[in-house]
Formats: sequence, C1' cells, structure tokens
RNA sequence: GCGAUUGUAGUCUAGCCUGGUAGGACGCAGGCUUGCCAAGUCUGCAACCCGGGUUCAAAUCCCGGCAAUCGCA
Repeated sequence: GCGAUUGUAGUCUAGCCUGGUAGGACGCAGGCUUGCCAAGUCUGCAACCCGGGUUCAAAUCCCGGCAAUCGCA
C1' cells in the first nucleotide's frame, strides 16, 4: 500500500441482512426484606466510533474518515 472482519451504557452483548418505541446481563443509586451483612425483590441511572448523504423516519442503507484484529504485498 491492497483486501476482509469488527466498532452499541462503566463491562459483556442482542438488534443491522428485511429502516419504524435502542433490549438483556453484570455494574451503580435508592426502596422493600433482615438484629447486621449477603442473597432475594422492585424502581431508577447509563450507550449506537466520527462527519456527510438518502428518507416522513437511519444503530440499520450509501459515501468518506478514524481505530482494532486478521490476511496479502
């Protein structure tokens, strides 16, 4: 330099093909429960790598960029 794959809460991950309320687990905060802790249970907090395009509507489609991993040279 060329190609492929991947990028979503603090962490892990689903959703992308086929556009339509961003979901789950751990975590954190609070309530209930307990003599206390743990466990259990309920509620809440927190995310689509960046820019642009298409569209009524983009995590999803298109273009460019960045980063990581792998392959080729």